[in-house]
Predicted 3D model of a 73-nucleotide RNA (transfer RNA) from Flavobacterium hungaricum. The prediction has a mean pLDDT of 81. Lineage of the source: Bacteria > Pseudomonadati > Bacteroidota > Flavobacteriia > Flavobacterium. Its Rfam family is "tRNA". Rfam links the family to the GO term triplet codon-amino acid adaptor activity.
RNA sequence: GAUUUUGUAGCUCAAUAGGCAGAGCAAUUGGAUAUUACCCAAUAGGUUAAAGGUUCGAAUCCUUUCAAAAUCA
Numbered sequence: 001g002a003u004u005u006u007g008u009a010g011c012u013c014a015a016u017a018g019g020c021a022g023a024g025c026a027a028u029u030g031g032a033u034a035u036u037a038c039c040c041a042a043u044a045g046g047u048u049a050a051a052g053g054u055u056c057g058a059a060u061c062c063u064u065u066c067a068a069a070a071u072c073a
Base pairs, nucleotide, nucleotide: 001072002071003070004069005068006067007066010025011024012023013022019056027043028042029041030040031039049065050064051063052062053061
C1' cells in the first nucleotide's frame, strides 16, 4: 500500500434477509435472613464508532472517514 472482517448498555453478546433496540453478568432499590453471601422482585443504564445518502421507515442497504484484527505485497 491492497483486500476482508469487526465496531450495539460498565463487561460479554443478540437483534438472520429494513418495521417497538434486548439478554446474561455487573450497578441501584426493596423483600427474605440475627448478619453477610446465596435466593426472589423491581429499577436505572444506549445519539447502535462518526458524517452523509436511499427509503414511509435504517443497528441492518450504499458512500466516505476513524479505530481494531487477519491475509497478501